[in-house]
Molecule: transfer RNA
Organism: sheep gut metagenome
RNA sequence: UCCAUGGUAGCUCAGUUGGUAGAGCACCCGGCUGUUAACCAGGUGGUCGUGGGUUCGAGCCCCUCCCAUGGAG
Repeated sequence: UCCAUGGUAGCUCAGUUGGUAGAGCACCCGGCUGUUAACCAGGUGGUCGUGGGUUCGAGCCCCUCCCAUGGAG
């Protein structure tokens, strides 16, 4: 330098044909009990890597750049 894959919550990851962004774990509050743990119920938390474009509408499509991993030279 080129090619491929990926970047979404604190962490690990879903998100189908473009239609108002989710799960598990963690965290907070409550229940349960001699207490903790476990278990049960509820809740907080996202400028979806950057900047543009298309569209009535973009996590998703197009372009640019940045980062990570793997490969080629």